[in-house]
RNA sequence: GCCCCGUAGCUGAGCGGAUGAAAGCACCGCGCUACGAACGCGGAGAUCGCAGGUUCGAAUCCUGCCGGGGCCA
Numbered sequence: 001g002c003c004c005c006g007u008a009g010c011u012g013a014g015c016g017g018a019u020g021a022a023a024g025c026a027c028c029g030c031g032c033u034a035c036g037a038a039c040g041c042g043g044a045g046a047u048c049g050c051a052g053g054u055u056c057g058a059a060u061c062c063u064g065c066c067g068g069g070g071c072c073a
Base pairs, nucleotide, nucleotide: 001071002070003069004068005067006066009025010024011023027043028042029041030040031039049065050064051063052062053061
């Protein structure tokens, strides 16, 4: 210098702009059970790495930073 990645505690979809930002695990409550585990039902939790810009509208497009990984020399 070039490329890729960064979304709930963890994993991870959405990344041709507008659907209320999914899902699994974990967590909380209830059921079940002698009590737990498992299982079933329900619930809470992310303004999407940060800051700007474009737009009526941005996780999604553009720019600059920050962090991680890779390639060339």